[in-house]
RNA sequence: GUCCUCAUCGUCUAGAGGCCUAGGACAUCGGGUUCUCAUCCCGACAACACGGGUUCGAAUCCCGUUGAGGAUG
Numbered sequence: 001g002u003c004c005u006c007a008u009c010g011u012c013u014a015g016a017g018g019c020c021u022a023g024g025a026c027a028u029c030g031g032g033u034u035c036u037c038a039u040c041c042c043g044a045c046a047a048c049a050c051g052g053g054u055u056c057g058a059a060u061c062c063c064g065u066u067g068a069g070g071a072u073g
Base pairs, nucleotide, nucleotide: 001072002071003070004069005068006067007066010026011025012024013023018056028044029043030042031041032040049065050064051063052062053061
């Protein structure tokens, strides 16, 4: 240089055009239980990398940028 893959709550992840003002687990915070801690139960908080395009409708499809990983010379 060329090609391929990936980017979603603090972390790991579900999602395959409308059921999503995005779900789950862990973490954090609040409450309950307990003499206390842990466990357990309830609740809260928190995310679609960025810019365009397609579409009635985009986390999802297309193009570009950025970043990460891989293959090849």